[in-house]
The prediction has a mean pLDDT of 77. This is a predicted structure of a 337-nucleotide RNA (Bacterial RNase P class A) from a marine sediment metagenome. Of the family's consensus pairs, 96% are formed in the model. It matches the Rfam family "Bacterial RNase P class A". From the family's description: Ribonuclease P (RNase P) is a ubiquitous endoribonuclease, found in archaea, bacteria and eukarya as well as chloroplasts and mitochondria. Rfam classes the family as a ribozyme.
RNA sequence: GAAGGGCCGCGGACCGGCGCUAGGCGCGUGGUUCGAGGAAAGUCCGAGCUCCGUCGGGCAGGGUGCCGGGUAACACCCGGGCGGCGAAAGCCGACGGAAAGUGCCACAGAGAACAGACCGCCUGCAGCUGGUGCUGUGGGUAAGGGUGAAACGGUGGGGUAAGAGCCCACCGCCCGAGCGGGUAACCGUCGGGGCACGGCAAACCCCACCCGGAGCAAGGCCAAAUAUAGGGAGAGUGGUGGCCCACCGCGUUAUCAUCCCUGGGUAGGCCGCAUGAGGCGUCGGGCGACCGGCGUCCCAGAGAAAUGGCCCACUGAACAGAACUCGGCUUACGUCU
Numbered sequence: 001g002a003a004g005g006g007c008c009g010c011g012g013a014c015c016g017g018c019g020c021u022a023g024g025c026g027c028g029u030g031g032u033u034c035g036a037g038g039a040a041a042g043u044c045c046g047a048g049c050u051c052c053g054u055c056g057g058g059c060a061g062g063g064u065g066c067c068g069g070g071u072a073a074c075a076c077c078c079g080g081g082c083g084g085c086g087a088a089a090g091c092c093g094a095c096g097g098a099a100a101g102u103g104c105c106a107c108a109g110a111g112a113a114c115a116g117a118c119c120g121c122c123u124g125c126a127g128c129u130g131g132u133g134c135u136g137u138g139g140g141u142a143a144g145g146g147u148g149a150a151a152c153g154g155u156g157g158g159g160u161a162a163g164a165g166c167c168c169a170c171c172g173c174c175c176g177a178g179c180g181g182g183u184a185a186c187c188g189u190c191g192g193g194g195c196a197c198g199g200c201a202a203a204c205c206c207c208a209c210c211c212g213g214a215g216c217a218a219g220g221c222c223a224a225a226u227a228u229a230g231g232g233a234g235a236g237u238g239g240u241g242g243c244c245c246a247c248c249g250c251g252u253u254a255u256c257a258u259c260c261c262u263g264g265g266u267a268g269g270c271c272g273c274a275u276g277a278g279g280c281g282u283c284g285g286g287c288g289a290c291c292g293g294c295g296u297c298c299c300a301g302a303g304a305a306a307u308g309g310c311c312c313a314c315u316g317a318a319c320a321g322a323a324c325u326c327g328g329c330u331u332a333c334g335u336c337u
Base pairs, nucleotide, nucleotide: 001333004312005311006310007309008308010035011034012033013032014031015030016029017027018026019025020024037319041330042329044328045327046326047325048324049215050214051213052212061211062210063209064208065207066080067079068078069077070076081095082093083092084091085090096206097205101204102203103200104199105198118145119144120141121140122139123138124137125136126135127134128133153171154170155169156168157167158166172195173193174192175191176190178189179188180187181186219271220270221269222268228263229262230261231260232259233258237257238256239255240254241253242252243251278297279296280295281294282293283292284291285290
């Protein structure tokens, strides 16, 4: 991640027009105006908002993890430190703790954690041999070879029978509330110590900090028909039961049907839902992320869901399309830089 103009079409808003049961609806019927993206995507993080829960704290569980800053917040961004790679520019890093404990370290290899002797090196003794030496056996050693992702500091020198921090220099490591610089991570330097302490915590774990749950089908308002719940009316008519009565009828009473009012809830409608952690310009602060002042703008809002097509003009493409809203991350992609 982007183009100007014209015409037609589609959705929203406003102003008209027309219709109606007429101040409220319906109808693209006319005009004006607005109308997808850098990712609207994945739904992976962080928030706003809404409802539910909640005195406070803890346990469990989850997340984050060098330092400082930015931010509403973040696992994001900026700056710095350290480490790795690179000639450099630069790029990458879940980068707290392994001397709190537990656990694991495949294969190969003699030996994989307070280890080990396969080849080798050196040597005592014995045997063989003219001799160099060879073989056997006992011991020393860990420099060299070999295995491995990793072999218990590295390089060089001294030293030794051969070797070894055994000794020394440099590097590394550890210790020091030392000194200097830095807000800090950390860096430099000084002193001490021959050196003890392998790796893995995206294994359990420890330490520090953070975290209540569900989500716009959240949630709120209005509200038919039918059925139902509560209350009321009872003039007339009808059904059923009781009373008067031996029974029917008449009468009377209760109840239901009936009518009215109210309630919850369904269909349906409205809100939430487009003025916002907003965009643009400018000035100022900051290395930067970002922040502040002033000015200016209003910029999609559907509900089966609108963005499409033609022409000027040879081309307008790829990835892809809003659905409560923001801040990030990640992924996709023609073309250009």

RNAcentral holds the sequence, with entries from MGnify.